[in-house]
Molecule: small-subunit ribosomal RNA
Organism: uncultured delta proteobacterium
RNA sequence: AGAGUUUGAUCAUGGCUCAGAAUGAACGCUGGCGGCAGGCCUAACACAUGCAAGUCGUACGAGAAAGUUUAGCUUCGGCUGAACGAGUAAAGUGGCGCACGGGUGAGUAACGCGUGGGUAAUCUACCCUCGGGCUGGGGAUAACAUUCCGAAAGGGAUGCUAAUACCGAAUAAUACUUUUUCUUCUGCGGUUGAAAAAGUCAAAGGUGGCCUCUACAUGUAAGCUACCACCUGAGGAUGAGCUCGCGUCCCAUUAGCUUGUUGGUGAGGUAACGGCUCACCAAGGCCGCGAUGGGUAGCUGGUCUGAGAGGAUGAUCAGCCACACUGGGACUGGAACACGGCCCAGACUCCUACGGGAGGCAGCAGUGAGGAAUCUUGCGCAAUGGGGGAAACCCUGACGCAGCCAUGCCGCGUGAGUGAAGAAGGUUUUCGGAUCGUAAAGCUCUGUCAGAAGGGAAGAACCCGGUUAAGACUAAUAAUCUUAUCCGCUGACGGUACCUUCAAAGGAAGCACCGGCUAACUCCGUGCCAGCAGCCGCGGUAAUACGGAGGGUGCAAGCGUUGUUCGGAAUUACUGGGCGUAAAGAGAGCGUAGGCGGCUUGUUAAGUCGGAUGUGAAAUCCCUCGGCUUAACCGAGGAACUGCAUUCGAUACUGGUAGGCUUGAGUCCUGGAGAGGGGAGUGGAAUUCCCGGUGUAGAGGUGGAAUUCGUAGAUAUCGGGAGGAACAUCUGUGGCGAAGGCGACUCCCUGGACAGUGACUGACGCUGAGGCUCGAAAGCGUGGGUAGCAAACAGGAUUAGAUACCCUGGUAGUCCACGCCGUAAACGUUGUCCACUAGGUGUAGGAGGUAUUUACCCCUUCUGUGCCGCAGCUAACGCAUUAAGUGGACCGCCUGGGGAGUACGGUCGCAAGAUUAAAACUCAAAGGAAUUGACGGGGGCCCGCACAAGCGGUGGAGCAUGUGGUUUAAUUCGAAGCAACGCGAAGAACCUUACCUGGGCUUGACAUCCUCUGACAACUAUAGAAAUAUAGCUUUUCUUCGGAACAGAGUGACAGGUGCUGCAUGGCUGUCGUCAGCUCGUGUCGUGAGAUGUUGGGUUAAGUCCCGCAACGAGCGCAACCCCUAUCCUUAGUUGCCAGUAUUUAGUUAGGCACUCUAGGGAGACCGCCCAGGUUAACUGGGAGGAAGGUGGGGACGACGUCAAGUCAUCAUGGCCCUUAUGUCCAGGGCUACACACGUGCUACAAUGGUCGGUACAAAGGGCUGCUAGCCAGCAAUGGUACGCCAAUCCCAAAAAGCCGGCCUCAGUUCGGAUUAGAGUCUGCAACUCGACUCUAUGAAGUUGGAAUCGCUAGUAAUCCCGGAUCAGCAUGCCGGGGUGAAUACGUUCCCGGGCCUUGUACACACCGCCCGUCACACCACGGAAGCUGAUUGUACCGGAAGAGGCUGGGCUAACCCUCGGGAGGCAGGUCUCUAUGGUAUGGUUGGUAACUGGGGUGAAGUCGUAACAAGGUAACCGUA
Repeated sequence: AGAGUUUGAUCAUGGCUCAGAAUGAACGCUGGCGGCAGGCCUAACACAUGCAAGUCGUACGAGAAAGUUUAGCUUCGGCUGAACGAGUAAAGUGGCGCACGGGUGAGUAACGCGUGGGUAAUCUACCCUCGGGCUGGGGAUAACAUUCCGAAAGGGAUGCUAAUACCGAAUAAUACUUUUUCUUCUGCGGUUGAAAAAGUCAAAGGUGGCCUCUACAUGUAAGCUACCACCUGAGGAUGAGCUCGCGUCCCAUUAGCUUGUUGGUGAGGUAACGGCUCACCAAGGCCGCGAUGGGUAGCUGGUCUGAGAGGAUGAUCAGCCACACUGGGACUGGAACACGGCCCAGACUCCUACGGGAGGCAGCAGUGAGGAAUCUUGCGCAAUGGGGGAAACCCUGACGCAGCCAUGCCGCGUGAGUGAAGAAGGUUUUCGGAUCGUAAAGCUCUGUCAGAAGGGAAGAACCCGGUUAAGACUAAUAAUCUUAUCCGCUGACGGUACCUUCAAAGGAAGCACCGGCUAACUCCGUGCCAGCAGCCGCGGUAAUACGGAGGGUGCAAGCGUUGUUCGGAAUUACUGGGCGUAAAGAGAGCGUAGGCGGCUUGUUAAGUCGGAUGUGAAAUCCCUCGGCUUAACCGAGGAACUGCAUUCGAUACUGGUAGGCUUGAGUCCUGGAGAGGGGAGUGGAAUUCCCGGUGUAGAGGUGGAAUUCGUAGAUAUCGGGAGGAACAUCUGUGGCGAAGGCGACUCCCUGGACAGUGACUGACGCUGAGGCUCGAAAGCGUGGGUAGCAAACAGGAUUAGAUACCCUGGUAGUCCACGCCGUAAACGUUGUCCACUAGGUGUAGGAGGUAUUUACCCCUUCUGUGCCGCAGCUAACGCAUUAAGUGGACCGCCUGGGGAGUACGGUCGCAAGAUUAAAACUCAAAGGAAUUGACGGGGGCCCGCACAAGCGGUGGAGCAUGUGGUUUAAUUCGAAGCAACGCGAAGAACCUUACCUGGGCUUGACAUCCUCUGACAACUAUAGAAAUAUAGCUUUUCUUCGGAACAGAGUGACAGGUGCUGCAUGGCUGUCGUCAGCUCGUGUCGUGAGAUGUUGGGUUAAGUCCCGCAACGAGCGCAACCCCUAUCCUUAGUUGCCAGUAUUUAGUUAGGCACUCUAGGGAGACCGCCCAGGUUAACUGGGAGGAAGGUGGGGACGACGUCAAGUCAUCAUGGCCCUUAUGUCCAGGGCUACACACGUGCUACAAUGGUCGGUACAAAGGGCUGCUAGCCAGCAAUGGUACGCCAAUCCCAAAAAGCCGGCCUCAGUUCGGAUUAGAGUCUGCAACUCGACUCUAUGAAGUUGGAAUCGCUAGUAAUCCCGGAUCAGCAUGCCGGGGUGAAUACGUUCCCGGGCCUUGUACACACCGCCCGUCACACCACGGAAGCUGAUUGUACCGGAAGAGGCUGGGCUAACCCUCGGGAGGCAGGUCUCUAUGGUAUGGUUGGUAACUGGGGUGAAGUCGUAACAAGGUAACCGUA
């Protein structure tokens, strides 16, 4: 510090997710040791048991027992007494403490907390310092005793007694109160300080010691003295109360709140100010800078994170607050309205004799419950701290320790060295190896931890006792106190830390991950199953993603997962974002508060800046040093605490204040422009209707029709009239207006802008939350009006349907007046205002200049409105002085998509609805711009037997053949639109053959290796359907004699598979398509994908070539090079040929190689020449010559790629599967079936024909298991015999159509030949299933073929024969050959396919695309809802415990007073006020639940349509009905 994820790819926007750190954690797996920390986050739920606050006998009175010893008595059971126990225990009065310490976070949004001030408005026990004092009396009461009540808890009565308990009196101040005078400060009200006078207020003793004085005369008492206590005053310290400034969460779908409320006067009350309380008076107080209400929450130092700013948090430690079962209340006290106190009420629990009582773990342990989850009913007061005490000491679940828990942080260990036969074993393998791996074993060492044994701390210093010394006090060398030295005493942890020794590598490693992000890869299993997953996504038979294994990576006594927080996230943007199109400018203006504000002078010093001072607790963080072996941890010092307050200073800027100025703003004057607004009036054209005339059969309407109108006279046309609405031309990216919007003409009223000119005011300005006003269309209300148009509606069409588009009608409405509504794609999708920043060119309004006076033109300038364009900006598109540039001011708005602009609530509205505006849930995207493709019922250009023009077919018939289907034991398998279907198959009777049935074999029919035997084979016989088995006969070849070939038997490695996967593959092939395309390098442009080149203008069959051009070149394709063919030359002439000479039946022979031909080599054609056109080009048209002319004709040749196209059955091959079978052998059957459907063909339907006879002319091939002449036989197929030929020699071999002649004469025929019967021939082991051919006989359908559809542009179509491969035999198929030999093409509108450019796109699996809504089903969350049921709160009233305060007089009453009668005072009672829980009634707010209901979301393959995306087939969209 970033990364993954939207796309085919790109940039940007934007969300989601990840990597980091942290945690009071929990869960899973695992677990050696130690140190230091931490440990109910949930039920402030309920609690058994024990402990957590007592202490003081030096305040006081009283005072046991057990037990021991002993005396007396004894009925030997015991009884009584004394001493010790012991002035002890326990209880009581009194003092101090119990308000600290400890717990919890329920409540609290508050002066609660934090920070800084104030208290001149206050208090402070114990403690410290200083001053003064401590005199003299009184009356009670607990304990105790007796007695009564009660189950208990407890209580009553009578009697006794003490005090440092209680109460008078004395004395008393610098205390308090009042008054007076002076004084400080002052807001003139007060206030501070000082002085004087008057009045008022106190106390308690205890312990130790000593007799100097007094009394008794030992020694005590008084007294003195020391210490402690007590009273009073001043001061300090500490703590507390009150108060103020500032800061302190969310909701405005909480906007108004308040009656003790705000203030005053007076009184009361408090330690103290104060409506704190009361009476009276006034009517105030708070609030958009957020009152009131609701929700949530203890606050802080800090903690976590972060670069910081921030965000989150408030466990442990520390400060403050609040609370103590719930609510209320006071008492005591210095302090409480009191956790382990009291009273009352309530809920709950317990005891009970039913009458009544007791209790409060949010103290420490512990229990139950809740929960994912959080410890021992431990030890000790040794240390630190606290309470009491003079002290010893006691108490202390504070605290110190230990226990449990990997909860966290930190440290250590689980060994080290050497060791290659790279062991065994595992895994994997291309079988060679690789890897675990120096890892192990082995050898040599070490000894941390744990174990055993031994030693063994620091934490301890006090106190106290003793010794010694000094000092204080005093009359005193007593006593006491203080200080110091030494000695003694005190340890829960704990025999712990630590140290030493012993033995021993011995006891000590796991967890997660390994597709990318993200370090780490293979095998097996599984087969969209099981499962994984943080996001993207894996899994449908070769999964690095599931599960296991091997290996690896990371961390390590832990590792993962989950939750939570911050970060990354600049994804709420102060630092540090945006708003034309991604989310986002309010529809527009006016204007309040607020924010901001021109030039200049003085002043002030609030903001601002600087210095100083105080504070900012400690701990924490940071730095340095130190202590535990180190670290964590701990200690010391420093820094820091960015803040607040006070004070001193500075004065540029901002603000305040007092002046001035004119440039911002405004006013006046002059002028012209304008669909600016309102009102009144007027006008013509057109539509419709009415009347009349002319006139006759149609009109109207459409893609085509129909509904409709018309013979009752329409349409058309002429004249007249009525009425309503709108204003053609002008009209213009022209004008005006804030926007909506405004369009005939005239008049009236009226707003604004602009230009020019000078004068005036003097910052009067800009923006603008709320607020107010305006605001298209539709819609609503009332009343009018209604010609045309026209939702709804009706009819006609279209259609599968058509509640639409089209047509004919037609009502609201559209129009007017008044009133509502308040929304629009209200758009420039661009808020308003100001300033600045190149230009060019239109246009509208005005002014000026020049010229000559006008006008036009031209120049300058202001205002408006357009286009183009630089810099700059922008994701790009684009914007660009009318900014989306550069800055400033203010407002509005945005924060992923959906849910949803919806629900609920509020406001507005007559309604429709508008406005404000969520959440649950769900997805990983949604969206923008641009790019490349693809596509379009978008456009342009071009090509092709694509159409058209022609010729011939197919589709109809019969047959052949292939396919589907069906059938079957099997009808083997594959091929499937074009591009499967006479295809693989260039040839299924057996074989082939893969299929079926049956019979056999199991190292196998075939290959390699090993062992044994020596034959096996052939032949013969038997059995059998054969394979095969048995028997007989026979006994091989080579040899270096070892053996090899061959065969049989055996063993196991293995063979074998036409079994599966063509979606694991190679190779081969089809197809687009012989279409003209497909790319690259460098450069340039672009952020980039990409573009350019390759586009453009021409041209071509062609990305063929030329020209132009930010491109220049190049490659694969095109073309050419190759083959055949057409002409010529040359070479060579046998088996070929024959001009001439001989010759023959015959090129038969001699001869020749001229010609033909054969087959080698060459030539030739290149727009080369001429003319014309064209850009002086490419090229095109025409012509000449030429065998051939513009690629001469044909073939081979197939770019980048597409179709997961075809083929595992040609072959090869990964993986999987079978192994006495899915292998192999054999026989028979099947692949040849047959209601039917399709494809491809053959033959026909006839006279351009059929048939008979005669007769002519090819090319290319094949031939020895072969072709076979000739002759003979047969009607023929063919047979017999046999010449020739290994072939330019011989044979197949007859070419046929053609030509000549005869017959047939339009018919199911002398057409056609299917089918069937019989007889044969040939091949073959064998023609039954199932061959071909021949002859005789038979003589079917069929008379030119519906919709539809195919081929072909010249030696082509059509037609006619010939040959070959395969092959024993079998050809209408296939591959070749030649013969005869046409017609037509105007042209590119249309169909199909293709190419280029352009355009739109929501497509990219690419239109066979994408995608919308209803319905049906399942699930989920939410809204409404009669009602039911909670919580909380308001108002009114009732009732009113305890308590406090007031009042009260008829009860009772120790201290004081008294004249002794009583009084003062008090207690109890009564009553009034306040008041908790409670009750009644009625509201508000907020939950839960609910019959039913509403929409929403989600869900591989449901239904109906096809709304959107292309002109999406009616352009789409917004508002409204």